[in-house]
Context: one part of a larger RNA
Molecule: small-subunit ribosomal RNA, 5' domain
Organism: uncultured bacterium
RNA sequence: CAGUGAACGCUGGCGGCGUGCUUAACACAUGCAAGUCGAACGAGAACGGGAUUAGCUUGCUAAUCUGUCAGCUAAGUGGCGCACGGGUGAGUAAUAUAUUGGUAACGUGCCUUCAAGAGGGGGAUAACAGAUGGAAACGUCUGCUAAAACCCCAUAUGCCUUUAAUACGAAAGUAUGCAAGGGAAAUAUUUAUAGCUUGAAGAUCGGCCUGUACAGUAUCAGAUAGUUGGUGAGGUAAUAGCUCACCAAGUCAAUGACGCUUAACUGGUUUGAGAGGAUGAUCAGUCACACUGGAACUGAGACACGGUCCAGACUCCUACGGGAGGCAGCAGUGGGGAAUAUUGCACAAUGGGGGAAACCCUGAUGCAGCAACGCCGCGUGGAGGAUGACACAUUUCGGUGCGUAAACUCCUUUUGUAUAAGAAGAUAAUGACGGUAUUAUAUGAAUAAGCACCGGCUAACUCCGUGCCAGCAGCCGCGGUAAUACGGAGGGUGCAAGCGUUACUC
Numbered sequence: 001c002a003g004u005g006a007a008c009g010c011u012g013g014c015g016g017c018g019u020g021c022u023u024a025a026c027a028c029a030u031g032c033a034a035g036u037c038g039a040a041c042g043a044g045a046a047c048g049g050g051a052u053u054a055g056c057u058u059g060c061u062a063a064u065c066u067g068u069c070a071g072c073u074a075a076g077u078g079g080c081g082c083a084c085g086g087g088u089g090a091g092u093a094a095u096a097u098a099u100u101g102g103u104a105a106c107g108u109g110c111c112u113u114c115a116a117g118a119g120g121g122g123g124a125u126a127a128c129a130g131a132u133g134g135a136a137a138c139g140u141c142u143g144c145u146a147a148a149a150c151c152c153c154a155u156a157u158g159c160c161u162u163u164a165a166u167a168c169g170a171a172a173g174u175a176u177g178c179a180a181g182g183g184a185a186a187u188a189u190u191u192a193u194a195g196c197u198u199g200a201a202g203a204u205c206g207g208c209c210u211g212u213a214c215a216g217u218a219u220c221a222g223a224u225a226g227u228u229g230g231u232g233a234g235g236u237a238a239u240a241g242c243u244c245a246c247c248a249a250g251u252c253a254a255u256g257a258c259g260c261u262u263a264a265c266u267g268g269u270u271u272g273a274g275a276g277g278a279u280g281a282u283c284a285g286u287c288a289c290a291c292u293g294g295a296a297c298u299g300a301g302a303c304a305c306g307g308u309c310c311a312g313a314c315u316c317c318u319a320c321g322g323g324a325g326g327c328a329g330c331a332g333u334g335g336g337g338a339a340u341a342u343u344g345c346a347c348a349a350u351g352g353g354g355g356a357a358a359c360c361c362u363g364a365u366g367c368a369g370c371a372a373c374g375c376c377g378c379g380u381g382g383a384g385g386a387u388g389a390c391a392c393a394u395u396u397c398g399g400u401g402c403g404u405a406a407a408c409u410c411c412u413u414u415u416g417u418a419u420a421a422g423a424a425g426a427u428a429a430u431g432a433c434g435g436u437a438u439u440a441u442a443u444g445a446a447u448a449a450g451c452a453c454c455g456g457c458u459a460a461c462u463c464c465g466u467g468c469c470a471g472c473a474g475c476c477g478c479g480g481u482a483a484u485a486c487g488g489a490g491g492g493u494g495c496a497a498g499c500g501u502u503a504c505u506c
Stems, first nucleotide, its partner, number of pairs: 002505003006502005013378006019371002021336001026334003030331003035080003040077002043073002047071001048069001049066008087289003097213003101209003106206002111202007119153004128143006159182004165176004187194003215261003222252003227249008264286004268279004291312005314325004342368001344367003350364001351362004381411004392401003416443006425433001450495005455476003461490005471478002
């Protein structure tokens, strides 16, 4: 000099685009953040509709009835989603990450293409009704009922398991394949669609293996018994000590094993001419975690942030018997801290989930609010104006500086204010932003300059006060009676809606 997710001091006009708990992975009041489908199903608590009756103000009110009313729907069964999206960086020095390959050792819901198929039957159960336990959370018993829920039978050259044989191959294995065994399906309605089952392929997304790279420390030198390998078995989607039984005694290590400390990694960011150094906020990719520890269930996918179970700490409710909870989602609160925002609007756009669709949900997202936190742009007026006014400062008392600066004259209106018009973003409809951006007219220089420094480095000097005091200071150093170095003033220099200081990096 450059930089920062900065903070502090003084000051502060506007706009655009970004950014905003770096500390306690501390504790959390309240609201919202994952639902949806009635074109799977029984049902009918509401809302609406319809019918009947009554009142009259003659189109309203009230009561009753109605589930074929092919509106609608709380609760319930069922399907899909909840494994995405969003947050955080505690752990992790390698089961991570980056990159190179491999998988003849694997999986893949939804989506696309191709081939084939969907025949027959059965028993339940929630809701509901009745009874009943409990303070509650939540149950228990009896009875009724439906399905694309569940089960059975049939069908299956393909598929799965076992497998004779043949071909290829060094082998692992691949291809063809006799035989034996096993296994599917679901319907709905407005009749046009949407779904269902099996197999093959694709796409996408993953699992696993592998070479290389990726902190500090030797004041850590030996480490290791599932340890290293084999056989067999189990296990997995799949390889494998992944697990187990038996057998052998191996395996790693100064090219740093093992231990300890620190740390999410990368694209990048920053600095530098580069090499290199430092760093890993925002954005993008990967990983890990979800009060702490452990475990599995469901599922195509989780060992699951807003699921379950167990244990623990903490908080809350309780009728003392027992229960409830998890903001490292968005806001917000307390606390910690030098320090970091609104308990906002909208699904209009983009995307996601469900649905045939209409549509519903979406604190993702789009916007708005707060903050000079950063970058960029604009303004705080322009031209003329000398008896060089007054004040102030200084003076050798003549003057000189501030200084065309002001006043004054003419002009302009970015910005501001007022009024009017008013978008694009949306492809038919649909706009939170927003009467926003922008435009026109009017008004009037009107509403808008500070901060640091002036001994040298380093651009910029005098007066007064103080008197080794008070103080300054990045380094050298100033101050003890003429201080360009302290404090004030006048003047000047630099930057400017900022300017300085502190911290950190190169």